The RNA shown here (transfer RNA) has 72 nucleotides and comes from Coccomyxa viridis. RNAcentral holds the sequence, with entries from ENA. Rfam family: tRNA. Rfam classes the family as a transfer RNA. The source organism's lineage runs through Eukaryota, Viridiplantae, core chlorophytes, Trebouxiophyceae and Coccomyxa.
RNA sequence: GGCUGUGUAGUGUAGUGGUUAUCACACCAGACUCUGAAUCUGGUGACCCGAGUUCGACUCUCGGCACGGCCU
Numbered sequence: 001g002g003c004u005g006u007g008u009a010g011u012g013u014a015g016u017g018g019u020u021a022u023c024a025c026a027c028c029a030g031a032c033u034c035u036g037a038a039u040c041u042g043g044u045g046a047c048c049c050g051a052g053u054u055c056g057a058c059u060c061u062c063g064g065c066a067c068g069g070c071c072u
Stems, first nucleotide, its partner, number of pairs: 001071007010025003018055001027043005048064005
């Protein structure tokens, strides 16, 4: 340098163009407890960036960035 895959809460993830973006852990609050842990209940928090297509984009297209793989 070329080809290719991936990018979603703090972490790991689901999401075949349309409903409030899913779940788990973590975190916060409460219940329970002499205190803590465990357990239960509730809550906060995310679509890598830009452009395009579309009535509508996490999803499709193009470019960029980051990480990985193959080739050179």